[in-house]
RNA sequence: GAAGUUCGCCAGGCAGUCGCUGUGAGUAUUCACUCAUGGAGGAAAGUCCGGGCCCCAUAGAGCAGGAUGCCGGCUAACGGCCGGGCGCUAUAAGUGAUCGCGCAAGCGAUGACCCAAGGCGACGGAAAGUGCAACAGAAAGAUACCGCCGAUGGCUCUGCGAGGAGAUCAGGCAAGGGUGAAAUGGUGAGGUAAGAGCUCACCGCGGACGCAGUAAUGCGGACGGCACGGCAAACCCCAUCCGGGGCAAGGCCAAAUAGGGAAGCGAUGAGGUGGCUCGCCUCGCUUCCGGGUAGGCUGCUAGAGCCUGGCGGUAACGUCAGGCCCAGAGGAAUGACUGCCCACGACAGAACCCGGCUUAUCGGCGGACUUCCAUU
Numbered sequence: 001g002a003a004g005u006u007c008g009c010c011a012g013g014c015a016g017u018c019g020c021u022g023u024g025a026g027u028a029u030u031c032a033c034u035c036a037u038g039g040a041g042g043a044a045a046g047u048c049c050g051g052g053c054c055c056c057a058u059a060g061a062g063c064a065g066g067a068u069g070c071c072g073g074c075u076a077a078c079g080g081c082c083g084g085g086c087g088c089u090a091u092a093a094g095u096g097a098u099c100g101c102g103c104a105a106g107c108g109a110u111g112a113c114c115c116a117a118g119g120c121g122a123c124g125g126a127a128a129g130u131g132c133a134a135c136a137g138a139a140a141g142a143u144a145c146c147g148c149c150g151a152u153g154g155c156u157c158u159g160c161g162a163g164g165a166g167a168u169c170a171g172g173c174a175a176g177g178g179u180g181a182a183a184u185g186g187u188g189a190g191g192u193a194a195g196a197g198c199u200c201a202c203c204g205c206g207g208a209c210g211c212a213g214u215a216a217u218g219c220g221g222a223c224g225g226c227a228c229g230g231c232a233a234a235c236c237c238c239a240u241c242c243g244g245g246g247c248a249a250g251g252c253c254a255a256a257u258a259g260g261g262a263a264g265c266g267a268u269g270a271g272g273u274g275g276c277u278c279g280c281c282u283c284g285c286u287u288c289c290g291g292g293u294a295g296g297c298u299g300c301u302a303g304a305g306c307c308u309g310g311c312g313g314u315a316a317c318g319u320c321a322g323g324c325c326c327a328g329a330g331g332a333a334u335g336a337c338u339g340c341c342c343a344c345g346a347c348a349g350a351a352c353c354c355g356g357c358u359u360a361u362c363g364g365c366g367g368a369c370u371u372c373c374a375u376u
Stems, first nucleotide, its partner, number of pairs: 001372010012341007020039008041347001045358002048356005053246004065242005070084005085123001086121004094113002097110005124237002129235002131231002145177002147173003152170002155166004185203006204226001205224002209220004250298004260289006269283005305324008342345001
């Protein structure tokens, strides 16, 4: 310098005019005016996780249900983030092969090997139990369709006999073929009637042991001789976590009208019941109290906050010092126009707050890493 990968940051700029809205001050006074100052995002989105805050019962226990699931760390917490392990995997570059072009150097194409930084992973348990595996296939847990053998036992033939030959009845085998996504370790050698971890070598696997590591795990030599096939994004088992509802949570103030309670006043009254009396029921005014509605205030934005620097840590993150205040509405403000400039401007808009994830997004900038080329 080129190509690629990955992480982070920015999100048209400047000026003017006219508006909208929060706050403060002032003038005015009843909703205005003036001045100063603040006024969307990296996702404000989806509402998918986690927390703060609030109420319910003090938020506990059990059952049910749900979520998470390699290891270590971070955090208020998380299904998030950081670091590590294991498995799977892409392409460039590289390597050699074939073909074409070329005198050659070399260039191009094709497919192969090897496979960078990277990408992806519901990556606990299949030796607790239950279950499932379409189609095909003999068999998907204990099986033999084609096939191989038929040593052994029986049969037939032959032989005086020892024996030999044959068919394949019993039986043995799982090498080969075939089916399938998957067929019960792989390759090679020995072995055998044919075969087979039956034996051996290497590889794989297994549980112990040693070493390294906090751990996941890795490495090592010996042993075992393959038993224990797959699926838990089937039930299930194990471990950890989770009480429910949400700012329309919740708190405070509180009319008019109606209704409730208490006290007092008034006539000892009126009406009803009844034949009448007593009794019982209903009815007035004033004051006070309490609940609720309309309405108003609050919750409401100073916070797991932002910026700069130091220190600790590989990092996520923590901590210290200094500085800063950065929307807070309540039918819901954050806009419109003009001029200039350029790279011509995407996705999109708060509604209690915060940490994540996911999705949308014109473009631009920076860091790190990998490979290649050039120079020193």
This is a predicted structure of a 376-nucleotide RNA (Bacterial RNase P class A) from Sterolibacterium sp. The source organism's lineage runs through Bacteria, Pseudomonadota, Betaproteobacteria, Sterolibacteriaceae and Sterolibacterium. It is recorded under the gene name rnpB. Its Rfam family is "Bacterial RNase P class A". By type it is a ribozyme.